Description:
Predicted 3D model of a 106-nucleotide RNA (TPP riboswitch aptamer (THI element)) from Methylotenera versatilis. Of the family's consensus pairs, 95% are formed in the model. The organism belongs to Methylotenera, within Bacteria. RNAcentral records the identical sequence in 2 taxa.
[in-house]
RNA sequence: GUUCAUUGCUAGGGGUCUAUAUUUUAAAUUAAUUUAAAUAUAGUGAGAAACACCCUUUGAACCUGACGCGGGUUAUGCCGCCGUAGGAAAGCAUGCAAUGUGUCGC
Numbered sequence: 001g002u003u004c005a006u007u008g009c010u011a012g013g014g015g016u017c018u019a020u021a022u023u024u025u026a027a028a029u030u031a032a033u034u035u036a037a038a039u040a041u042a043g044u045g046a047g048a049a050a051c052a053c054c055c056u057u058u059g060a061a062c063c064u065g066a067c068g069c070g071g072g073u074u075a076u077g078c079c080g081c082c083g084u085a086g087g088a089a090a091g092c093a094u095g096c097a098a099u100g101u102g103u104c105g106c
Stems, first nucleotide, its partner, number of pairs: 001099003004095001007093004011056004016050001017043006024037005062087003068081004
């Protein structure tokens, strides 16, 4: 000098669904009722509104395709495929370790 583990700082990116119940609220309807919101419980998950969590090019965090295909479920991107597909957000410091070069000493 190069590569680079880890950690820190700063900055940036991302998702928030499903089922059931209930008082209430709102909308639609002649009405039954339906839809949406709120709350509670349950399901998956790192995360289902958290001063949280995950991810930042070594990029399946997340988005698109997708109202896709198969399986399963009370139901749901719940699981698999799609996927070597197309996109997607970074700098600084630290310095474990490896290695190159130069100098000095033996």